[in-house]
Predicted 3D model of a 352-nucleotide part of an RNA (large-subunit ribosomal RNA, domain IV) from a bioreactor metagenome. Model confidence (mean pLDDT): 88 of 100.
Context: one part of a larger RNA
RNA sequence: UUCUGGUUAAGGAACUCGGCAAAAUGACCCCGUAACUUCGGGAGAAGGGGUGCCCCGUUAUCGUGAUAGCUAUACGGCUUGAGCGAGAGGGGGCCGCAGUGAAGAGGCCCAAGCGACUGUUUAUCAAAAACACAGGUCUAUGCAAAGACGCAAGUCACAGUAUAUAGACUGACACCUGCCCGGUGCCGGAAGGUUAAGUGGAGGGGUUAGCGCAAGCGAAGCUCUGAAAUGAAGCCCCGGUAAACGGCGGCCGUAACUAUAACGGUCCUAAGGUAGCGAAAUUCCUUGUCGGGUAAGUUCCGACCUGCACGAAUGGUGUAACGACUUGGGCGCUGUCUCAACCAGGAACUCG
Repeated sequence: UUCUGGUUAAGGAACUCGGCAAAAUGACCCCGUAACUUCGGGAGAAGGGGUGCCCCGUUAUCGUGAUAGCUAUACGGCUUGAGCGAGAGGGGGCCGCAGUGAAGAGGCCCAAGCGACUGUUUAUCAAAAACACAGGUCUAUGCAAAGACGCAAGUCACAGUAUAUAGACUGACACCUGCCCGGUGCCGGAAGGUUAAGUGGAGGGGUUAGCGCAAGCGAAGCUCUGAAAUGAAGCCCCGGUAAACGGCGGCCGUAACUAUAACGGUCCUAAGGUAGCGAAAUUCCUUGUCGGGUAAGUUCCGACCUGCACGAAUGGUGUAACGACUUGGGCGCUGUCUCAACCAGGAACUCG
């Protein structure tokens, strides 16, 4: 110097990002116990008191049921209550600073956010508000099912059958879940437009028997090419569908103080954000403004609404219980600190 422990005057979180760490609480019995609540909980809430040993004392009482007696349908019933065991409460006394005498053994409360809950997870820096979940909704699937694996045979689904199976989203419960189908997707439709291979074979080219003085023409065959016509799904088109992917406006004016605008005008849109919530895990300006808490509060709580850029199953708003989650406050407690000191045992180090 460092590590692991122990103790500490006065103060008691002034430490610090933050009470991190430490201290404190702790067992059993008794009393007592709030808001809230899904009536189960919350709850060991909180907050108090007691605890050793001896005597009264074989305590009250309880368990077991030896023995004996009665009854006379009975492997029965009733009575008695020895011995053994358990044993609260009460009274009296004794000792110590201290009686769950050592060890082991919840700190608690208030408020808010998120997630309902018990669970699961980054083996080896993240345990969470992430995942899952019961519940909700939609979609597909009639069985040789849909879906999945495999080249196939075949297999799973399932030795199941729509109260089933698969896929997607949401995520207990309570109250709810608004408007938009123009775009994209999906479902349905089939009149018209467009449209492939194929079918089709008009027409054209090459070759050459032949004809022609020549230029050239040119049958059949072979060969290259090839128009019209015909031709499905799809797309265009017509409808439906948002717990499908998604989306949910601007400007101007107006009331007898002012301010504001229930009201009016106008432009655009598929439709212009409803209920609820709101400086929020979302608010840039921002330490918004007001109130609370503090002597003093960029955090926190309650409001306001000017929502840069909340919003309804990419769910909205609440919510008892739960959480090694996150945030703010308080009581208790303390070497976290003011501010350090001493002790014990290791290590480094020095000497040998």